[in-house]
A computed fold for a 71-nucleotide RNA from a Gaiellaceae bacterium, annotated as transfer RNA. Taxonomically the source falls in Gaiellaceae (Bacteria, Actinomycetota, Thermoleophilia, Gaiellales). The RNAcentral record of the sequence draws on ENA. Its mean pLDDT, the model's own confidence on a scale to 100, is 81. Rfam family: tRNA. About the family: Transfer RNA (tRNA) molecules are approximately 80 nucleotides in length. The family's RNA type in Rfam is transfer RNA.

RNA sequence: UCAGCAGUGGUUCAAUGGUAGAGCGCGUCCCUGUCACGGACGAGGUGCAGGUUCGACUCCUGCCUGCUGAG
Numbered sequence: 001u002c003a004g005c006a007g008u009g010g011u012u013c014a015a016u017g018g019u020a021g022a023g024c025g026c027g028u029c030c031c032u033g034u035c036a037c038g039g040a041c042g043a044g045g046u047g048c049a050g051g052u053u054c055g056a057c058u059c060c061u062g063c064c065u066g067c068u069g070a071g
Base pairs, nucleotide, nucleotide: 001070002069003068004067005066006065007064010024011023012022013021018054026042027041028040029039030038047063048062049061050060051059
C1' cells in the first nucleotide's frame, strides 16, 4: 500500500429494510435470623459523518479502531 472480517447496554452475543432482544453483571423490592439461592420490577446500547428509502443495526460512500492475509 492492497484485500477480507469485525465494531450493538458494564461484559459475551442476537436481530428477513418495519417498536433493538437474551445470558451474566448492576439497582430496588419480596423471601431468609443474616448472607447466598430463588422470585418480581427497573436502569442502561447500534464506532463517527453523509447518502438512498415512507422507514436503516441492516443497503451505498468516506473516515476511525482492532484482527487476519498478500506485497